Context: one part of a larger RNA
Molecule: large-subunit ribosomal RNA, domain IV
Organism: activated sludge metagenome
């Protein structure tokens, strides 16, 4: 110097990204305990008080109750909860990146849509098969949502999916009919023409399902969910009108948000001072209803502000004690 452990006058977060680290609380017994709440809870809420020794007194007795006694301190050799306010996020207990993330992610009861009638659907395998299930629609299987409580608007024009079948287009396959090619035969002195059946080459009216097209419908399918302009007797503001476009123009409820660029937005609150926080406002760049809205008790090694305790984190530094450490000697 490091390390790991003890101790510090004042003072007490002024440290710092941030009380990170360390301190402080700690046990048992009695008293006592708000807000809110899903009446279970929240509680160990918080808070206060005892604990030792001696006498009496009750009791077998542990032990209770009275009195006095010392002290900074009586649970304790060790081990043994710091609280309290608020707000965000997930309801909750679980689960996760073995080796940077433990969480507001993932799961989760509970919703909800859709699929499957059992040789089920869906999966796995070429096949047998075998999952599903020795289940059967209060079952299984997918996808979204994620307790509760109050809800969950409006658009089916695109995309997808469910449903239809009159038209339209429309494969393989059939196949009338057409053209080639070949030649037994005819014709010709000959060169060559002609040219039946078969066979084979092509072409090809028509007849051809689903699919699309097309008609509906369906959003807790994918997903969408407006502009400009004037207007009210102080100004503002605009309930109200006019126009243009849409599939249809954000409804309840929230809102400077885990979402707000401008922005340290304005007001109010805490502070001596507050880009953070909390409670308004609402100008929502760019919230918003199962990619779910808004609440919400209890949980939570979860994020943020605040306080009380406490403390070497600091103001500021010191000192002790241990170490086969380092360096120097």
């Nucleotide at each position: 110097c490091c390390g790991u452990g003890g101790c510090u006058a004042a003072g007490g977060a002024a440290c710092u990204c941030g009380g990170c680290a360390a301190a402080a609380u700690g046990a048992c017994c009695u008293c006592g305990u708000a807000a809110c709440u899903u009446c279970g809870g929240g509680a160990g809420a918080a808070g206060a008080g005892g604990u030792c020794c001696c006498c009496c007194c009750a009791g077998c007795g542990a032990u209770g109750g009275g009195g006095g006694g010392c002290a900074c301190a009586g649970u304790a050799a060790a081990a043994a909860g710091g609280c309290c306010c608020a707000g965000g996020c997930g309801a909750c207990u679980g689960u996760u990146u073995a080796a940077c993330a433990c969480a507001a992610a993932c799961a989760c009861a509970g919703g909800a849509c859709u699929c499957u009638g059992c040789a089920a659907a869906c999966u796995c395998g070429c096949a047998a098969g075998a999952u599903g299930a020795a289940g059967u629609a209060u079952a299984g299987g997918g996808u979204c949502u994620g307790a509760c409580a109050c809800c969950u608007g409006c658009c089916c024009g695109g995309u997808g999916c469910c449903g239809g079948a009159a038209g339209g287009u429309u494969a393989a396959g059939g196949a009338a009919g057409g053209g080639g090619g070949u030649u037994a035969g005819c014709c010709g002195c000959a060169a060559g023409g002609c040219g039946a059946a078969g066979c084979u080459c092509u072409u090809g009216a028509c007849c051809g399902a689903a699919g699309c097209c097309c008609c509906g419908g369906u959003a807790a399918a994918c997903g969408g969910c407006g502009g400009c302009c004037g207007u009210a007797a102080c100004u503002a503001u605009a309930a109200c009108g006019g126009u243009c476009c849409u599939a249809a123009g954000g409804u309840a409820g929230c809102g400077a948000a885990a979402u707000u660029c401008c922005u340290u937005g304005u007001c109010g609150g805490g502070u001596a001072a507050g880009u953070u926080c909390c409670g308004a406002c609402c100008u929502g760049c760019a919230c918003g209803a199962a990619u779910g809205g808004u609440g919400u008790a209890a949980c939570g090694a979860u994020c943020u502000g605040g306080g009380c305790a406490c403390u070497g984190u600091c103001u500021c530094a010191g000192c002790c004690a241990c170490g086969a450490g380092c360096u120097c000697g």